[in-house]
RNA sequence: CAGCAGAAACGGCAACAUGCUUGAAAAAGCAUUACGCAAAGCUACCGGUCUAAGGGGAGAACCUACGACAGCGGGGUCACCAAA
Repeated sequence: CAGCAGAAACGGCAACAUGCUUGAAAAAGCAUUACGCAAAGCUACCGGUCUAAGGGGAGAACCUACGACAGCGGGGUCACCAAA
């Protein structure tokens, strides 16, 4: 110096809920609030999950992502501090 791992310190993010807005919905954005998180930073490449406007369907059954989820897991990538 770099990597693995993660005590301490400075800090960081922000679940649920509520309010407003967008959206067909899932969900997302902003504000309040903290359940938690050492990548709970970013990324939809892979698996998985959610929704179904539109399309299919005799059908109100059901199917379907070009929609969504990174706080479901994996991968990729950037990164503060520094003890064993």